Context: one part of a larger RNA
Formats: sequence, C1' cells, structure tokens
RNA sequence: UGACGGGGGCCCGCACAAGCGGAGGAGCAUGUGGUUUAAUUCGAUGAUACGCGAGGAACCUUACCUGGACUCAAAUGUUGACUGACAGGUCUAGAAAUAGACUCUUCCUUCGGGACAGUUAGCAAGGUGCUGCAUGGUUGUCGUCAGCUCGUGCCGUGAGGUGUCAGGUUAAGUCCUAUAACGAGCGCAACCCCUACGUCCAGUUGCCAGCGGUAAACCGGGGACUCUGGAGGAACUGCCUACGCAAGUAGAGAGGAAGGUGGGGAUGACGUCAAAUCAGCACGGCCCUUACGUCCAGGGCGACACACGUGCUACAAUGGCCGGUACAGAGGGCAGCCGCCCUGCGAGGGGGAGCGAAUCUCGAAAGCCGGCCUCAGUUCGGAUCGGAGUCUGCAACUCGACUCCGUGAAGUUGGAUUCGCUAGUAAUCGCGCAUCAGCCAUGGCGCGGUGAAUACGUUCCCGGGCCUUGUACA
Repeated sequence: UGACGGGGGCCCGCACAAGCGGAGGAGCAUGUGGUUUAAUUCGAUGAUACGCGAGGAACCUUACCUGGACUCAAAUGUUGACUGACAGGUCUAGAAAUAGACUCUUCCUUCGGGACAGUUAGCAAGGUGCUGCAUGGUUGUCGUCAGCUCGUGCCGUGAGGUGUCAGGUUAAGUCCUAUAACGAGCGCAACCCCUACGUCCAGUUGCCAGCGGUAAACCGGGGACUCUGGAGGAACUGCCUACGCAAGUAGAGAGGAAGGUGGGGAUGACGUCAAAUCAGCACGGCCCUUACGUCCAGGGCGACACACGUGCUACAAUGGCCGGUACAGAGGGCAGCCGCCCUGCGAGGGGGAGCGAAUCUCGAAAGCCGGCCUCAGUUCGGAUCGGAGUCUGCAACUCGACUCCGUGAAGUUGGAUUCGCUAGUAAUCGCGCAUCAGCCAUGGCGCGGUGAAUACGUUCCCGGGCCUUGUACA
C1' cells in the first nucleotide's frame, strides 16, 4: 500500500422486511449428469454451465459409428506438355459413391496461336486433430457499482502519501464549503434513439366533420380530425413558500401533456476470475499425410434403472363446455400471403380474384351477452395406447407436425428449502417474427389487451461503496 475480520461508523441495492405470483409434489417438453452403446460427435460446470453454442439433428446439417470406395485428392491459383473434349442422355453392375459400354459432342483466328475444358508433370493441398496455460478478436462477471489514475507542487531516507481527506449534499469522485495543494484525463451526467404534449410543413394507398349521390369512405369532394413522417418547441428546481453561507432539501404549491434523472433503450472506467471460446473466424507451436484428409450408404447425435436445472399443462366453479357478439399493436408475404366460392366432421383439398403491398393478404384471445354443468377424480385434467386420415418432403420404421374417432393415467395446491417482481410493473390473455421444405417452439426475440397488492423500517441474511481500526497474510 492492499486484502481480510463472527472490528467500528456512515450509506446503498427486490438484500431483508411488507405484499403478489411461482419452483420444490404430478404428467409431459427440453437441457445436463450418470449409465448404456459400434457410436450415443464436441464444447459450456458455484454465483458467471445446465430451453447454453443450436435463430430449426428424418437424408443433408454431422464433426460420431459400421461398411463400401479415392490418393494432387472435394476447391482455387500458377508453369510446362498432351488432347478436343468435359458435361449431358441411355444401358449394365451397385446401397450409393463409383466403374464400364454406347450415344451426342467447342468457340475465335492474322493459321503462329488464343479462350474454354479435360488428362498429365511440378509448385502451392487438406485436418471440427492437440494446446484458450503460447495468442488475436469477441464475450461473461463484479457492475451502470462510483470508482480508477495522471502532470506539476508539497510531505516522507524510502515503499509511498497528499490531491481523492474533512463538513454538508447527490442516483453519482454530483455539486458546494473548507483545505499544501492547483489543475487534468478515463468513468458519472449530458450529447444519440424510442415514448408522453402542442406547433409548422406535407396529404396517398391513410382519414371522413360538413356537402352531393349511395348498399358500402364506395364515388364526387375535403385537409378539419385520426394517422403517417420531417422540422422545430417544451422541463431548467425556471417561479412561489420554508430551511440553508452555499450546494441543495421539503411542499396533495402555482402553471403544465409531462416535475425534479418524466418512462424505456443504446452506452460498461482502471482492472478481477491463467474466467469462456484453437468447433464462427484468424493465428504461433506440435501432430496425421493410400490417412487423424476426402466421397458415399445405413445407423447414431432421439438409448434409459436413475439424479438435477429450466419450462409447459393441470389439479378446477374468479372454472369447464356450447351458441352469439366486440376491440389491438408490431411484424411478414411472389418457388410467397391467400380474400371469396365449392367440398370434407376436421387437418385439408379443388377452383380462383387481389397484392412485391398504409392499397391485397396473414389475423386476436382473455372480455361482454345467453344457456348447460353443481363439487364429483367430475362435462376437471389431459398423459398413454388402439384405429382411421391430412400435409411437407426422393424418403416420416428407427425419428415429423397436425386432424378425427375411441381410450381416458398421474394429479384434490405440493417437505426441508428456494425464485421473480416496486407500476402500465407483477399476474393474466392472445398475436407476430427469425431459423425454416416440414417440424418435435411448451424455446428465443418482440408486440399489444386486461391490470393489481405492498414497502413500518434498515435490527438481521446476501452483495457493494466511503472513512477508520487490528493483523503473525501478500
């Protein structure tokens, strides 16, 4: 100087408390451990691994296993030589890769050759093999915590200190005052984006108050309104009161759409964990080279006595079922979205308009109105299994999703323990998107609808900041 203390002081944070909803019990989905296996590819492992890399494992992917094949090779460049083909089509063998046969087969030209393709010789291959403890880059975490430092000066023999401490104040090393310090940098804040309110400009594909015609914003028409999207305004403790030297604090104060950081996002200081990644990529070293490279078929990554994590669905009446009826936002769409009609109980199928889309289209549910059920393992719950189908795709046996009929398991609110959340939040309800032929999505990322309870307080648990104290630790 740090680090640590079941030392002290001050102060924060859904840290506790106060509340609401969950997990831990059940079934299923998914990840992991373990076990099994020819293989169940690899990585991630307290917090900071475990619906994680994976934003799509039937083949492919694929890195694994079994078997069949190739050896300048699956790709590209370059130099030389040779050929005029190669590819495609048909047939044969084969699981295919591949091999063989047949067929069909170039262009330009100054006739020297060139382009292109194949074969061959050479130089450069290839490796998801190892080392993240050789590395770059990227990332997690402490933590959006308020800290981390420098120049000059001063103090100290020196390590170092001071500044950065103290008194206030703040979300903040934020600001004020004091001061052997005076300044400065990286962080904080602000500048950026979205959202909440006016104004101005603009008015199609959007909108429709008044006017005309109407079945209909459908047409004429209109720019008022909604909305769209550009500019600019607005909030600064600016004003008032109280306290205070000041910074600032308090006020159901005024005004205002918004009030004291308005809400949300992006933004992550010096560093810590030899943290993660050589399998995104790059790269040093090491290793393989008729194989640890490459191609193909099939299998595996989907196994199942078990254990754990994350979720979904429930155990019902604030509910379930049936009929009727209303209201979003944000997105997507041409090998696509599909109105409408016909057809099927249905998944879907057959016709067939519109739309590369503010134009057409995908499109709500909870809610509301009415009816049935009356506390029961039930009209709760839907696992599992049987049968019949639909769709995608070369192909759904291993191993897809969905539909219909039947079947109807566990489950009656879950031990110790444990998680999230302070407001348009939790809870609850549906919708969209990426990936994608299809989909194992109950995941991820977004979007809106309905919409709470509670916070006395900081003694205690956890994590953190500042000052101080002890130390045999560095």